Predicted 3D model of a 336-nucleotide RNA (Bacterial RNase P class A) from a Pseudomonadota bacterium. Rfam family: Bacterial RNase P class A. Rfam links the family to the GO terms tRNA processing, ribonuclease P activity and dimeric ribonuclease P complex. RNAcentral holds the sequence, with entries from ENA. The coordinates come from a structure-prediction model, not an experiment, and the mean pLDDT is 76. A source record names the gene rnpB.
RNA sequence: GAAGCCUGCCAGACCGCCGCUGGUGCAAUUUCCGAAAGGAAGCACUGGAGGAACGUCCGGACUGCACAGGACAGCGUAGGAGGUAAUACCUCUCCACCGUGAGGUGAGGAUCAGAGCAACAGAGACGAGCCGGUUCAGUCCGGGUGAAACGGGCAAUCUCUACGCGCAGCAAUACCAAGUAGGCCAGCGUUGAUGUGGUUCCGCAGAGCUGGCGGGUAGGUAGCACCGAGCCGUGGGGGCGACCCCCGGCCCAGAUUAAUGGCGGUCACACCGCACGGGUUUGUUUCGGCAAGCUGGUGCGGCGCACAGAAUCCGGCUUAUCGGCGGGCUUCACAC
Numbered sequence: 001g002a003a004g005c006c007u008g009c010c011a012g013a014c015c016g017c018c019g020c021u022g023g024u025g026c027a028a029u030u031u032c033c034g035a036a037a038g039g040a041a042g043c044a045c046u047g048g049a050g051g052a053a054c055g056u057c058c059g060g061a062c063u064g065c066a067c068a069g070g071a072c073a074g075c076g077u078a079g080g081a082g083g084u085a086a087u088a089c090c091u092c093u094c095c096a097c098c099g100u101g102a103g104g105u106g107a108g109g110a111u112c113a114g115a116g117c118a119a120c121a122g123a124g125a126c127g128a129g130c131c132g133g134u135u136c137a138g139u140c141c142g143g144g145u146g147a148a149a150c151g152g153g154c155a156a157u158c159u160c161u162a163c164g165c166g167c168a169g170c171a172a173u174a175c176c177a178a179g180u181a182g183g184c185c186a187g188c189g190u191u192g193a194u195g196u197g198g199u200u201c202c203g204c205a206g207a208g209c210u211g212g213c214g215g216g217u218a219g220g221u222a223g224c225a226c227c228g229a230g231c232c233g234u235g236g237g238g239g240c241g242a243c244c245c246c247c248g249g250c251c252c253a254g255a256u257u258a259a260u261g262g263c264g265g266u267c268a269c270a271c272c273g274c275a276c277g278g279g280u281u282u283g284u285u286u287c288g289g290c291a292a293g294c295u296g297g298u299g300c301g302g303c304g305c306a307c308a309g310a311a312u313c314c315g316g317c318u319u320a321u322c323g324g325c326g327g328g329c330u331u332c333a334c335a336c
Stems, first nucleotide, its partner, number of pairs: 001332010012267007020048007030041004050307001055317001057316005062169004074165005079093005094108001095106004109160002114158002116154002126151001130143004173222004179217001183213006194205005230250004235246004269304001271302006278295007
């Protein structure tokens, strides 16, 4: 210098103005929405997307239902040891395969329990028979083919072994709670309640009417923004490592018409164009230069910034991703 392997990180920064949304405090006790339950409105301070918030593929927390205990069925996992709340995740390690190598991949328990399977070739393909020789004796030896032939292979076929799993999911679940319909109870009612037209009274219809209770729905609140498997620290210790223990600091998004945005400015970054001057290579030369290519610099202008958007929460895995900044290592070439 070239080509690679593994791994960590960033995902524009700052300022001003105008908004959206959560929390806290203050003010007011007023106004608005709603039958109610409940919610909204002012001012100040303050929080407000990601490394994957994606997928919903694993594992848990949490909640409801079920549950004496055990077994069967079903599903899943599979070298060994460890980490963890747990895992199909992660770490170390053995073995196999791939790579010159750094490294990568692994569906890596069992075929003396049983079943099933094998294209073509071959007499014969899962069950020992068949053929030739040999022996007291299926006693021993050999058999072209084929991946496999008189013994084995495949468990990425069933099966067996060991271990794990009760079922459902925040549309879980708990509380408050209209209207309509239906239910129950009480009272009144064909001896005319009740409704209705004129309204002294009369007429028409007529079997229900009134009150209370309870369940459920719409709607509302909680769950739900959390002192936590929490976050940060060139802090200390243990361990090869995943990770664990201690110390110090911090409190950090959250709705359901669903917030996290818009405009302007300055700077930074990438790309493009123009201008200026520089280095270098080649060609040409009247040796002053000139032309073309490459390269990086300054200024101005333009344009752009990937994948993607929380919805009960957390730990993993998978997939998507413009561009940029590191760290460790390998192979090859050259120089010393």